This is a predicted structure of a 72-nucleotide RNA (transfer RNA) from a Patescibacteria group bacterium. Lineage of the source: Bacteria > Bacteria candidate phyla. It matches the Rfam family "tRNA". By type it is a transfer RNA.
[in-house]
């Protein structure tokens, strides 16, 4: 330097341009002597940043940051 990918709660993942979704984990209640394990219930995310299109953007366009792969 060129080319391709990837960024979404603590984390790990979904998500035709129309309410962000599930698992892990946490909090609380319930069970237990109590702890695990079930189970209910529940918080927690300006979706990397910036602008643009749009009636509406996690998604589509631009610029850029971090990281990953190729290539020189």
């Nucleotide at each position: 330097c060129g080319g391709g990918g990837a960024c979404u709660g603590g984390u790990c993942u979904a998500a035709u341009g129309g309410c962000a979704u599930g698992g892990c984990g946490c909090u609380g209640c319930g069970u237990u002597c109590g702890g695990g394990a079930c189970g209910c219930a529940g918080a927690a995310a300006u979706u990397c940043g910036c602008g643009g299109u749009u009636c509406a953007a996690c998604u589509c366009c631009g610029c850029g940051g971090u990281c990953c792969c190729c290539g020189a």
The prediction has a mean pLDDT of 81.